[in-house]
This record gives sequence, C1' cells and structure tokens, in this order.
RNA sequence: CUUAUUAAGAGCGGCUGAGGGAACAGGCCCCGUGAAGCCCGGCAACCUGAAAUUAUUUAAGGUGCUAAAUCCUGCGGUGCAGACCGAAAGAUAAG
Repeated sequence: CUUAUUAAGAGCGGCUGAGGGAACAGGCCCCGUGAAGCCCGGCAACCUGAAAUUAUUUAAGGUGCUAAAUCCUGCGGUGCAGACCGAAAGAUAAG
C1' cells in the first nucleotide's frame, strides 16, 4: 500500500501493586471488592494443518482477542429532533 473484518464470544485463577479505556480535544466510564503488566485458563476461526465429494467440521501450528459498538463524539449526508447512513482515523488478519 491492497483486500477482508470491526454491535457476537471469552476467568469470582496465580504473581504483582496504581493506574487504565490507541493519539489529541470534549464527554462518559473502569479501578485497593485490585488498574496496567506477566503466567495460566478461555474465546474466535484470518492463515497453515487435519477430516469431508461439497456444504461444512475440527482447533494441532502462526497470529489475534479476553469491561462498555473500535466506550461515545469530532468529517460529510438525511432529519424539527431522537436518530440513521457513509467517510476518515485506529485495530486485527492475509498478501
């Protein structure tokens, strides 16, 4: 850079100990009844593998994920409004 996905799913475990929810801004939240991190467990099924005539299944390997829609808004469109649609940016996978 291209393509796909992005409202589903996943712990009342162990260590540790103060922050965290990508960045900026505004909001709104989580957190000593334990944040972030690590380990274990789990979820998922993008790639590989295995099974199957296909549909599909599986979950061994490579990743990923495991509060809230990618927590919400920020740009454009429709609408009196609630709201809805799209984009951008981000994230993940494959190339």